[in-house]
RNA sequence: AGAGUUUGAUCCUGGCUCAGAAUCAACGCUGGCGGCGCGCUUAACACAUGCAAGUCGCACGAGAAAGUGGAGCAAUCCAUGAGUACAGUGGCGUACGGGUGAGUAACACGUGGAUUAUCUACCUUCUAGUGGGGAAUACCUCCGGGAAACUGGAGACAAUACCGCAUAAGCUCGUAAGAGGAAAGCAGCAAUGCGCUGGAAGAGGAGUCCGCGGCUGAUUAGCUAGUUGGCGGGGUAAUGGCCCACCAAGGCGAAGAUCGGUAGCCGGCCUGAGAGGGCACACGGCCACACUGGCACUGAAACACGGGCCAGACUCCUACGGGAGGCAGCAGUGGGGAAUCUUGCACAAUGGGGGAAACCCUGAUGCAGCGACGCCGCGUGAGCGAUGAAGCCCUUCGGGGUGUAAAGCUCUUUCGGCAGGGAAGAUUAUGACGGUACCUGCAGAAGCAGCUGCGGCUAACUACGUGCCAGCAGCCGCGGUAAUACGUAGGCAGCAAGCGUUGUUCGGAGUUACUGGGCGUAAAGGGUGUGUAGGCGGUUGUUUAAGUUUGGUGUGAAAUCUCCCGGCUCAACUGGGAGGGUGCGCCGAAUACUGAAUGACUCGAGUGCGGGAGAGGAGAGUGGAAUUCCUGGUGUAGCGGUGAAAUGCGUAGAUAUCAGGAGGAACACCGGCGGUGUAGACGGCUCUCUGGACCGUAACUGACGCUGAGACACGAAAGCGUGGGUAGCAAACAGGAUUAGAUACCCUGGUAGUCCACGCCCUAAACGAUGCAUAUUUGGUGUGGGCAGUUCAUUCUGUCCGUGCCGGAGCUAACGCGUUAAAUAUGCCGCCUGGGGAGUACAGUCGCAAGGCUGAAACUCAAAGGAAUUGACGGGGGCCCGCACAAGCGGUGGAGCAUGUGGUUCAAUUCGACGCAACGCGAAGAACCUUACCUGGGUUUGAACUGCAGUGGAAAGCCUCAGAGAUGAGGUCCCCUCUUCGGAGGUCGCUGUAGAGGUGCUGCAUGGCUGUCGUCAGCUCGUGUCGUGAGAUGUUGGGUUAAGUCCCGCAACGAGCGCAACCCUUGUCCACAGUUGCUAACGCGUAAUGGCGAGAACUCUGUGGAGACUGCCGGUGACAAGCCGGAGGAAGGUGGGGAUGACGUCAAGUCCUCAUGGCCCUUAUGUCCUGGGCUACACACGUGCUACAAUGGCGGUGACAGCGGGAUGCCAGGUCGCAAGGCCGAGCCGAUCCCAAAAAGCCGUCUCAGUUCGGAUCGGAGUCUGCAACCUGACUCCGUGAAGCCGGAAUCGCUAGUAAUCGUGAAUCAGCAACGUCACGGUGAAUACGUUCUCAGAUCUUGUACUCACCGCCCGUCACACCAAGAGAGUCGGUAACACCCAAAGCUCCAGUAUCAAAACUGGGAUGACGGUGGGAUUGAUGAUAAGGGUGAAGUCGUAACAAGGUAUCC
Repeated sequence: AGAGUUUGAUCCUGGCUCAGAAUCAACGCUGGCGGCGCGCUUAACACAUGCAAGUCGCACGAGAAAGUGGAGCAAUCCAUGAGUACAGUGGCGUACGGGUGAGUAACACGUGGAUUAUCUACCUUCUAGUGGGGAAUACCUCCGGGAAACUGGAGACAAUACCGCAUAAGCUCGUAAGAGGAAAGCAGCAAUGCGCUGGAAGAGGAGUCCGCGGCUGAUUAGCUAGUUGGCGGGGUAAUGGCCCACCAAGGCGAAGAUCGGUAGCCGGCCUGAGAGGGCACACGGCCACACUGGCACUGAAACACGGGCCAGACUCCUACGGGAGGCAGCAGUGGGGAAUCUUGCACAAUGGGGGAAACCCUGAUGCAGCGACGCCGCGUGAGCGAUGAAGCCCUUCGGGGUGUAAAGCUCUUUCGGCAGGGAAGAUUAUGACGGUACCUGCAGAAGCAGCUGCGGCUAACUACGUGCCAGCAGCCGCGGUAAUACGUAGGCAGCAAGCGUUGUUCGGAGUUACUGGGCGUAAAGGGUGUGUAGGCGGUUGUUUAAGUUUGGUGUGAAAUCUCCCGGCUCAACUGGGAGGGUGCGCCGAAUACUGAAUGACUCGAGUGCGGGAGAGGAGAGUGGAAUUCCUGGUGUAGCGGUGAAAUGCGUAGAUAUCAGGAGGAACACCGGCGGUGUAGACGGCUCUCUGGACCGUAACUGACGCUGAGACACGAAAGCGUGGGUAGCAAACAGGAUUAGAUACCCUGGUAGUCCACGCCCUAAACGAUGCAUAUUUGGUGUGGGCAGUUCAUUCUGUCCGUGCCGGAGCUAACGCGUUAAAUAUGCCGCCUGGGGAGUACAGUCGCAAGGCUGAAACUCAAAGGAAUUGACGGGGGCCCGCACAAGCGGUGGAGCAUGUGGUUCAAUUCGACGCAACGCGAAGAACCUUACCUGGGUUUGAACUGCAGUGGAAAGCCUCAGAGAUGAGGUCCCCUCUUCGGAGGUCGCUGUAGAGGUGCUGCAUGGCUGUCGUCAGCUCGUGUCGUGAGAUGUUGGGUUAAGUCCCGCAACGAGCGCAACCCUUGUCCACAGUUGCUAACGCGUAAUGGCGAGAACUCUGUGGAGACUGCCGGUGACAAGCCGGAGGAAGGUGGGGAUGACGUCAAGUCCUCAUGGCCCUUAUGUCCUGGGCUACACACGUGCUACAAUGGCGGUGACAGCGGGAUGCCAGGUCGCAAGGCCGAGCCGAUCCCAAAAAGCCGUCUCAGUUCGGAUCGGAGUCUGCAACCUGACUCCGUGAAGCCGGAAUCGCUAGUAAUCGUGAAUCAGCAACGUCACGGUGAAUACGUUCUCAGAUCUUGUACUCACCGCCCGUCACACCAAGAGAGUCGGUAACACCCAAAGCUCCAGUAUCAAAACUGGGAUGACGGUGGGAUUGAUGAUAAGGGUGAAGUCGUAACAAGGUAUCC
């Protein structure tokens, strides 16, 4: 000191969360020792038992007993015990010490003062006294009452008890005169001491009063009758309405009275850099309380914790008549609670009470016990010890980790244990702690480590298990079969006798901002003005000294804190000294600023005078255009309306048109980011009344100012009330359309309303989303109103006030603002503090109502949000491409068949592929095989492979038998090479083992390969620059291209992958080479043929070259790139075709080509075999073939190709067969022979019909391949002769040697499903105006709430579950007042009795707690029901919003 979390990414805003410290803590796991502290936060709940306040015989009277000793026979007596114990009178103490925090928001506390308004026992000092009398009484004795507690009567007696007399002041009262006014003795032989009384002073203590300070709520705004004051009394130690009588009518309050809630206050403690915030446990000061409420007595002091009286609740005793009690003292018990100790020892120390003292008392205190509750300290061993044991874990199987760790060797003994010694605390004595601290000795590594974590934040990683399950989680988030996030293990990290968790506080949080925040768009400027209080305030004197500054001084208790120095071995802890304590008081000083008082000034502000501008306001009048309606004329069939229609109007005459009339509302053009107004707002013209601003001038006033909580006024539209008015428009409503629906959008109508008057309402996206005022700070350019100067000018310049745009500095998260600030400053006001719940509820107030203003909480989420960026998308825009449309040609969709798929069926119909980009696809060949599927039969180191160990010499082949076969049984045959003869090697079989095998799963774990966008023109990088950043620039722009192709421009300059080119093929030519190809010339030969000699010209084959580059010309273009036209050329603008596929997208396809991680099977999911299936068939779809015919069918015919293939082959030719084919058989391993006939073509015929079209289907007969054509092959012949007469909606291909059409070949292959696929050539068109529309794409731009990216996002009702809060007929409590009733104790007053007088007693009055009654207030709980809200993976209905969201959105 920061970090995580909103996004695809970014910056900002903003909340949530974490890391730190702390704790009177508690809980979980664990636990060795010591020191010092701390220990009922809850029930101020109730308490058994013991103890916690007594003491004094030197104040007083009285005064035992047991026991012991003695005497006596004994009863008994004497002495002692003993003037002791117990009790009493009296004195002092019991008001301290100890506990608790209920109450209290108060002079209770803190701080500083006041007391001339006071008291003070004991203590200290000083001063003056202490003489003389008297009457009682407790204890005691006697007699009673009572269960007890206790108590009555009579009698006697003492005092430092009580009462007088005397005396007295520096005492009290009084102006004075004068009056009042005390005492006690005891001890000692004595000296003397201790006391006593009056007075003065001190110290300490206490009372009272005052200034200032410290909680919360305004959804508490008014409170107060002893209330405020006075006079006179009473009362008190003392002031005072403290109390009383009388008089006056005051007193408090927005600087928060009153009322409600909460709370003991402080020193301090925790945190924090500080300022602050939180807390009030221990220690210390003060206060309050003592079962609850009230009351007084005694006393120096109490309205009294361990005193009294009364009342109440509770508990206990009781003989039922009546009594007793108060742990918030120390222990302890029950209860409550997450939770808090021993019914300990001692008065040794410190202190307190009493006493002359000894001494007694002291649960204060000192100690001990229990508790890891906290802080601090120590230990659980140290050294050496392996290329590193075992175990465990991981592994790529090589190894790695635990790990010098262990073992082992050497050593030490803190702590603990055992034993011995042994303090200080204590000036004389006295030690609970305590045989404690400490010291010494002994034994032995011996007795002593856990907890939490390991995805990021946050230090620390692997394996297995689990499989959105179980679970984790502080936040983000993990888990759906490879989880570093769950559980376990190993390892690692952190802390350590503790470690984690939970709660709480501060911090981080500058997230309440004094230090130190904000308000255009993120939350936040009041709708606007006038103005009260308040805050702030121009220039210049004088006085003052309140603020302010400063010096001195008093105080700010101790403890705590900081620093220094000490004591416990250190530390915690503790002693001493110093500092600090930000505060308050007093005495001085200063006078700049602020204030106060007083004087002056003019620039702020205002007034006057002179001007012009204006939809500023109110009232009255008036005008024309238009709509509608009415009347009349002309006129006829439609009008109107829409995307298209219909409702509606119209033959009873509309619409249209002309004329006249009525009425209401609004004011075109001018008109302008022009004007005016505080805002809302204001628009024809005229008149009347009236407000403000501006300019000029400088006569007047002399700070009169700014802002403005409350308050008051104004305040669009809609709405409300009363009364008018109503042409048009138009919520509601009605009808017509649209639609799946259409309570809408569109249309036809139409009422409130819109208008006027008066009165309410008081809200708007009332917006510049920007409060008002003042000042300062570069500029440019428009425009409105004035003034001055100037000009020929209505020109220009300057200036003041308004109103716009663009931009500099600066500011801003950015966008943007920018002299009209969102810049720089000052003053004042208003407002904000995460989203939702909610501008809701309740309460108050305003309103006729609607509703407005003020305005929460529970609960819930981890976001919500602003600006900008990259993409994607849009029923946004621009530009441009493509057989995309259009223009054409031919198809598909209808029929039959073939083939693939779905579905269905089945024992099985193996599997995969599913929009384009699955469906004649994997499959370039399923009868067996293939084959993965099914049935059945076998087999288990296996059908195939490798290593090792053991064992054998075969195995194969052949023959026979069983069997469906695999297989089994039997027979026959029977090893090889080398050799040192021991054996070694090879090969094969068998046995065992490690392994093998799997077309089993996961293409969402993968590699590789492939499809697709797309042969689309794009995709990127380096450096630089711009931006806080994501990113941008480059790559955009102007042209151009098939092209990010090229040119130009440009904060970019270059580069890469793509494009193009290089490659193959085809088209022309040349050179070389000529066999199997060719044959012009020469020759030979044939029926004929390059058949032969020969030739190398031609064709052709093959190799190598040439050629095309916008090179040339013209035009155009920007002097460019290029485009258009032309020439030449075989070919012209990439000549045609092919190969070639950027960054990437689709979790696209493939684990069944192959490879491969993980998982699964292992006498089976492996493997062998038989047969079956993959060929099924109500149906649906895709792709094809053949057709429907005459551009055709059939017949005839020595017209013309190219690519290819051929030995298990192609097969000439001959022959047989109608044919498929059979038999014989030449040639050819191929430019030689063969396949091989090319077919469309040409000639003839048929004549429009289900045909001489079409050929399905079926019957019969065959051929061929093959082990085998039943399921299930192809072909041939004869016969049969189905549907079909050009195909609905819809849809496909193609731009030239293309479509269309015709045949040919090949791969696979025994044969074949081929009508498929891939190639080859023959014949050979039509059309393209063009880019509006459809689809796809590229690019620029725009909007966005999308980024899984529109197949996106997202809203509301309804249904279900849960939650909290509000309302609710009411019901049940709590609290505090008020009124009345009853009225105890007590104080006091009056009267009476009594007495010398009192006291006491009796009666009465006032006051008075508890209690009762009453009506209200306030608060809590509960309540049928009903409304809204929130939350909840996959419910219903729609589609509101985000794009022009398909009717722009919003208030």